[in-house]
RNA sequence: CGAUGUCUUCGGGGCAUGGUGAAACUCCAUACCGGCGGUUAAAGCCCGCGACCCUGAGGAGAGGCAUGGAGAUUGUAUCAAAAAGUCUCUGGCUCUUCUUCAGGCUGAACCGACGCAAUUUCGGUGCCGACGGUGAAAGUCCGGAUGAGAGAAGACAGGG
Numbered sequence: 001c002g003a004u005g006u007c008u009u010c011g012g013g014g015c016a017u018g019g020u021g022a023a024a025c026u027c028c029a030u031a032c033c034g035g036c037g038g039u040u041a042a043a044g045c046c047c048g049c050g051a052c053c054c055u056g057a058g059g060a061g062a063g064g065c066a067u068g069g070a071g072a073u074u075g076u077a078u079c080a081a082a083a084a085g086u087c088u089c090u091g092g093c094u095c096u097u098c099u100u101c102a103g104g105c106u107g108a109a110c111c112g113a114c115g116c117a118a119u120u121u122c123g124g125u126g127c128c129g130a131c132g133g134u135g136a137a138a139g140u141c142c143g144g145a146u147g148a149g150a151g152a153a154g155a156c157a158g159g160g
Base pairs, nucleotide, nucleotide: 001158004157005156006155007154008153009152010151017029018028019027031140032139033129034128035049036048037047038046044127045126053104054103055102056101057100058099059098060097061096063094064093065092068090069089070088071087072086073085074084109125110124111123112122113121131143132142133141
């Protein structure tokens, strides 16, 4: 230096105070919060990504149903063979878990000022927030989640 490889670590915040009520951190007043990368100047609301959810295809594991095919072995009234049993390999259908890829879905902002440049700063006024649960409805409580992840940082190898 950071193209490549290996490894390690990090990687989501928030209802204070009241009102009503039998009951609400879920309603009302009001308060608080804002993942990651990009963007001539800094972003919850500009562009894209992640997670959640849905669909399809592939792979792996486990269970169930049916009991197919091949081989070996045991086996038996005199011998041999059969039925049946056991073991190995392989195959069909179905349920479920994980994983890879692709696609779908996925909320919200305007005005003014300064300025070369800002829907990103400042001023003003607004808006948005998955799914399930919960004696009354959830961005903030409980749960999947001590999960996953966009990514970030570092070490070593390696190269100059």
Predicted 3D model of a 160-nucleotide RNA (FMN riboswitch aptamer (RFN element)) from an uncultured bacterium. It was read from a public genome assembly, where an Rfam model found it. It matches the Rfam family "FMN riboswitch aptamer (RFN element)". Rfam links the family to the GO term FMN binding.